A computed fold for a 102-nucleotide RNA from Sporolactobacillus nakayamae, annotated as SAM riboswitch aptamer (S box leader).
Lineage of the source: Bacteria > Bacillati > Bacilli > Caryophanales > Sporolactobacillus.
Its mean pLDDT, the model's own confidence on a scale to 100, is 88.
The sequence was found by an Rfam model in a public genome assembly.

This record gives sequence, structure tokens and C1' cells, in this order.
RNA sequence: UGCUUAUCUAGAGAGGUGGAGGGAUUGGCCCUGCGAAGCCUCAGCAACCGGUCGUUACGACACGGUGCUAAUUCCAAAAGUAGUAUUGCUUGAAGAUGAGUU
Repeated sequence: UGCUUAUCUAGAGAGGUGGAGGGAUUGGCCCUGCGAAGCCUCAGCAACCGGUCGUUACGACACGGUGCUAAUUCCAAAAGUAGUAUUGCUUGAAGAUGAGUU
């Protein structure tokens, strides 16, 4: 880097540094000098993998490896469906994360 697979309407932020961007892409809509991204420290959430314990499925713990801590993956993108319509719903694509594999 590619492939396979599971999950994605729940949950959880302070300080320091930094100094203008950020929310993947495009459009929209938002966040941001009452301080963006990045980096550091500490804290927290969750329970995918490992571990330990109880165990039939499974559950508990949160010790290790990741991940995450504005807004449903912020909303839409392609197709279908209900409606005169704004719009609603379903599936998919794309993306993110874990695990396995190349």
C1' cells in the first nucleotide's frame, strides 16, 4: 500500500506550547484571536485485540496494545421508496477505527 471482516444515533477535556486554521474529499452548514491545526503533560471514555477471573453461549476487570474525548461518520453525494413539494425513510458508495492477511 492493497485485500477480508466487525463496528460507527451511546460515551468521555483540562493545562502548557503554538499562532491561523479546522471539521477526510466536493457542496452545504458549522467550530475558531473568548485562540484553529500540530506538539507535550495529565485526566477521562470505550471495550476491538492480548491478559486475568468467573463461565455453555457469554459476562466481569481495565493490567498491556490500539482507538477516541463539538455537532449521528455534523448533513448530503449513488440507487430505491413515500409525498404535489420543502422533506422523510431504506440500502449502498466513500471515510474512520480494530482484528486478520499480503